The part of an RNA shown here (small-subunit ribosomal RNA, 5' domain) has 507 nucleotides and comes from an uncultured bacterium. The full RNA is in RNAcentral, with records from SILVA. The coordinates come from a structure-prediction model, not an experiment, and the mean pLDDT is 86.

[in-house]
Context: one part of a larger RNA
RNA sequence: GGACGAACGCUUGCGGCGUGCCUAAGAAAUGCAAGUCGAGCGAGAACCAACCUUCGGGUGAAGUUCUAGCGGCGAACGGUCGCGUAACACGUAAGCAACCUGCCCUAAAGUUGGGGAUAGCCCUCCGAAAGGAGGAUUAAUACCGAAUGUGGACAUAUUUUCGCAUGUUUAUAUGUCUAAAGCAGCGAUGCGCUUUAGGAUGGGCUUGCGGCCUAUCAGCUAGUUGGUGUGGGUAACGGCCUACCAAGGCGACGACGGGUAGCUGGUCUGAGAGGAUGGUCAGCCGGAUUGGGACUGAGACACGGCCCAGACUCCUACGGGGGGCAGCAAUUAGGAAUCUUGCGCAAUGGGCGAAAGCCUGACGCAGCGACGCCGCGUGACUGAUGAAGUCUUUCGGGAUGUAAAGGUCUUUUGCAGGGGACGAAGGAAGUGACGGUACCCUGCGAAUAAGCCCCGGCUAACUACGUGCCAGCAGCCGCGGUAAUACGUAGGGGGCGAGCGUUGUCC
Numbered sequence: 001g002g003a004c005g006a007a008c009g010c011u012u013g014c015g016g017c018g019u020g021c022c023u024a025a026g027a028a029a030u031g032c033a034a035g036u037c038g039a040g041c042g043a044g045a046a047c048c049a050a051c052c053u054u055c056g057g058g059u060g061a062a063g064u065u066c067u068a069g070c071g072g073c074g075a076a077c078g079g080u081c082g083c084g085u086a087a088c089a090c091g092u093a094a095g096c097a098a099c100c101u102g103c104c105c106u107a108a109a110g111u112u113g114g115g116g117a118u119a120g121c122c123c124u125c126c127g128a129a130a131g132g133a134g135g136a137u138u139a140a141u142a143c144c145g146a147a148u149g150u151g152g153a154c155a156u157a158u159u160u161u162c163g164c165a166u167g168u169u170u171a172u173a174u175g176u177c178u179a180a181a182g183c184a185g186c187g188a189u190g191c192g193c194u195u196u197a198g199g200a201u202g203g204g205c206u207u208g209c210g211g212c213c214u215a216u217c218a219g220c221u222a223g224u225u226g227g228u229g230u231g232g233g234u235a236a237c238g239g240c241c242u243a244c245c246a247a248g249g250c251g252a253c254g255a256c257g258g259g260u261a262g263c264u265g266g267u268c269u270g271a272g273a274g275g276a277u278g279g280u281c282a283g284c285c286g287g288a289u290u291g292g293g294a295c296u297g298a299g300a301c302a303c304g305g306c307c308c309a310g311a312c313u314c315c316u317a318c319g320g321g322g323g324g325c326a327g328c329a330a331u332u333a334g335g336a337a338u339c340u341u342g343c344g345c346a347a348u349g350g351g352c353g354a355a356a357g358c359c360u361g362a363c364g365c366a367g368c369g370a371c372g373c374c375g376c377g378u379g380a381c382u383g384a385u386g387a388a389g390u391c392u393u394u395c396g397g398g399a400u401g402u403a404a405a406g407g408u409c410u411u412u413u414g415c416a417g418g419g420g421a422c423g424a425a426g427g428a429a430g431u432g433a434c435g436g437u438a439c440c441c442u443g444c445g446a447a448u449a450a451g452c453c454c455c456g457g458c459u460a461a462c463u464a465c466g467u468g469c470c471a472g473c474a475g476c477c478g479c480g481g482u483a484a485u486a487c488g489u490a491g492g493g494g495g496c497g498a499g500c501g502u503u504g505u506c507c
Stems, first nucleotide, its partner, number of pairs: 001507004006503005013376006019369002021334001026332002030329003035073003040070002043067005050059003080287003090210007099203002104199008112146001114144002122135005151178008162167001182191003212259003219250003224247006231241002262284004266277004289310005312323004340366001342365003348362001349360004379409004389400004414444006423434001451496005456477003462491005472479002
């Protein structure tokens, strides 16, 4: 000098764009953050044409709306945090002849015919509640057999392409096994369902190389290293697990241990080399009160799912139950320190749905904070008898100083009034949280708007008074003990300016 997620002191007019718990991954009031589909299914409730009526009401087709329940898809995304991790976690370059992939795209073939349940509703019962037990009854794109087999899987035999090879590819034959679900529409048809092949996307796995400190850590290792098994397990290779056999494997090119740490694109600095750093944004990884576990599923060992255990906490009728903000706000604690319990789904994106649409604290916006960067303003011109005041003086004067006053203008900004968006895209119409905002026009009036630090040298800027090694200053050198340009105040001056200084950290 530059930089900052900064803090502190004094000060503060406006706008735009960013940015904001770096500490306690402490705790957990309140609200919201993941639902959706009636075009999968059976019920119940409300409305209603019509009918009946003792005029009170009752029954109630089709239809509409609502409600839980069964069923489907989603809930593995999105959002958050950085605890752990020194590791194939990350970055990069290759590989899988060892793999999976819901929804989506392309292509081929199919979608036949049956069955038994169960939730809900109803009844009975237990419980304070959370919830549960029994009975009766019912449906499905829920569940279970059967049929078919374009196809597919496995085994055997033959054949064939490729490969250094374990193998791989093609075709044929035989045997065994293996599918399905319907719904909407008058219909055309549409949406689904099943099997297979290919694709796309996403993931799993392997290997080389690369990037921290420590030897005041030198030896470490028994599933350890390798092999075998018509052993197991996985989507898949593999000590991943297991039985047996061998005794290997790693290490001063730093094993093992300890410490610290998410990694990267980047960011800061620097002429560069390098050094430092990894907040916001983006990619990957890891976590969800602590530890463990699996279930479901295409996908999890699953933040707002389940089970067990621990700590904490809440309710209780004391028998027993409930909870998990490192989602958005908000609270409390800690701290030098970090925001609103806001508006909206209008846009973008996501989930469900045939669609209308519903949901979405993702997101879009607004609010708060000079926290940062950028922009604008606080007026312009004129004005000397150099007014008054103040400071200083050698008492003549000098300085403040064109500064003020006064005069002539302007109106950015401000205030008031009027107009008023783009963002909206889908066949049309309609649809805007922001917002009566931005912006435009008119009017008014210099009106609403300047501070902070410094003045001994480094370092731009000097005098007076007060103080008297006191009070104090200070980044370094050093000032202060009676003439202090270094302390305090004043006048003057210098620097920067809605900021200016101080502190901290990095280059």